[in-house]
Notes:
c-di-GMP-I riboswitch aptamer from Desulfogranum marinum, 75 nucleotides, folded computationally.
RNA sequence: AAAAGACAAAGCUCAACCUGUCGUGAGGCAGGGGCGGAAAGCCUAGGAUCUUUUUAAGAAAGCCGGGUUGCCUUU
Numbered sequence: 001a002a003a004a005g006a007c008a009a010a011g012c013u014c015a016a017c018c019u020g021u022c023g024u025g026a027g028g029c030a031g032g033g034g035c036g037g038a039a040a041g042c043c044u045a046g047g048a049u050c051u052u053u054u055u056a057a058g059a060a061a062g063c064c065g066g067g068u069u070g071c072c073u074u075u
Stems, first nucleotide, its partner, number of pairs: 002075004012037002017032006035062001041068004046064002049059004
């Protein structure tokens, strides 16, 4: 530097659901919880999706895609 990722180690994250709180709503945040994840880290709303008081304004990155950085193991 390149490739691969198990039934390995260390650590990380946290679906559904419940509680509190904010929001008209989609949903956000915090706690519990644990289905999962090898980029389910970060950024991006292009496609698809969702909401509302729909010429528009919003939500969502754990649907697909794009950009970027990185741990461990093996070759």
Model confidence (mean pLDDT): 81 of 100.